Source information
This is a predicted structure of a 264-nucleotide RNA (Bacterial large signal recognition particle RNA) from a Thermoleophilia bacterium. Taxonomically the source falls in Thermoleophilia (Bacteria, Bacillati, Actinomycetota). The RNAcentral record of the sequence draws on ENA. The coordinates come from a structure-prediction model, not an experiment, and the mean pLDDT is 75. Rfam family: Bacterial large signal recognition particle RNA. Rfam classes the family as a non-coding RNA gene. From the family's description: The signal recognition particle (SRP) is a universally conserved ribonucleoprotein involved in the co-translational targeting of proteins to membranes. It is recorded under the gene name ffs.
[in-house]
RNA sequence: CCGUGCUAGGUGGGGAGCUAGCGGUGCCCUGUACCCGCAAUCCGCUUCAGCGGGACUGAAUCCCCACCUGAGGAGUAGGUCUGUGGGGUCUGACGUCGGUAUGUGGUGUUGAUGGCCAGGUCCCGCGCAAUGGGAAUCCGUGAACCGGGUCAGGAUCGGAAGAUAGCAGCCCUAAGCGGGCUCUCCCAUGUGCCGCGGGGUAGCUUGGUCUGAGCUGGCAGCCGGCGCACGCCCGGAGAACUUUCUUCGAUGGUGGGUGCACGG
Numbered sequence: 001c002c003g004u005g006c007u008a009g010g011u012g013g014g015g016a017g018c019u020a021g022c023g024g025u026g027c028c029c030u031g032u033a034c035c036c037g038c039a040a041u042c043c044g045c046u047u048c049a050g051c052g053g054g055a056c057u058g059a060a061u062c063c064c065c066a067c068c069u070g071a072g073g074a075g076u077a078g079g080u081c082u083g084u085g086g087g088g089u090c091u092g093a094c095g096u097c098g099g100u101a102u103g104u105g106g107u108g109u110u111g112a113u114g115g116c117c118a119g120g121u122c123c124c125g126c127g128c129a130a131u132g133g134g135a136a137u138c139c140g141u142g143a144a145c146c147g148g149g150u151c152a153g154g155a156u157c158g159g160a161a162g163a164u165a166g167c168a169g170c171c172c173u174a175a176g177c178g179g180g181c182u183c184u185c186c187c188a189u190g191u192g193c194c195g196c197g198g199g200g201u202a203g204c205u206u207g208g209u210c211u212g213a214g215c216u217g218g219c220a221g222c223c224g225g226c227g228c229a230c231g232c233c234c235g236g237a238g239a240a241c242u243u244u245c246u247u248c249g250a251u252g253g254u255g256g257g258u259g260c261a262c263g264g
Base pairs, nucleotide, nucleotide: 001264002263003262004261005260006259009057010056011055012030013029014028015027020046021045022044023043024042034054035053036052037051038050063257064256065255066254067253068252072248073247074246075245077243078242079241080239081238082237084235085234086233087232090231092230094227095226096225097224098223099222100221102220103219104218105216106215107214114210115209116208117207118206119205120204121203122199123198124197125196126195127194128192129191130189131188132187133186134185135184138179139178140177141176147172148171149170150169155164156163157162
């Protein structure tokens, strides 16, 4: 080195989960890979960690080790988003109030603003007017008797002349009632483009006069206060993806390692 027969080994592996731990059944990944029985109210074992039975292969493409690769799984931290409890620190958002006067708008040399003078608006008193009420005045009416005048008729007294009282009627009148209200007086007023006097003059306004370019604050800006709690901050929950780190790691690649007997 060749041939024959054997043996160790191999005939899938991994992740999460379960478990004191390991392996398996079940789930997932890889991807094609002997068969039968057992097992989630689990099954079998103990660091050489499925058990029992059978079959094939067998020292190398196939078994073992190291390195590289990295399908996939797990954990951690962060990001994004959606709910939720709270806070009121914030050159943020929104609402509101005040200020300022940078921009813009309005207004202003047909005169802004400010000063001075006078008047009005305001208050008090008085007057006048208006309105309302009352009184007086005027008109009408107004007393069976108990008001007046005249008193027919009738009555009384008287011898008579005559006298007296007096009903009805007529006239008048008091209180009262009704009307009118021009004039006179008194009172009152949610009255007045009214008059006079006094006060006040803060504001507003009218006019005159002096000055001579601002005034205003609608909108935007800026400053401040308050509210709200959207942003923001603190806590906690969830979902899908993504990123960092850690860990396990199939598959694939490279390198190395591993027998026994007999014969030539």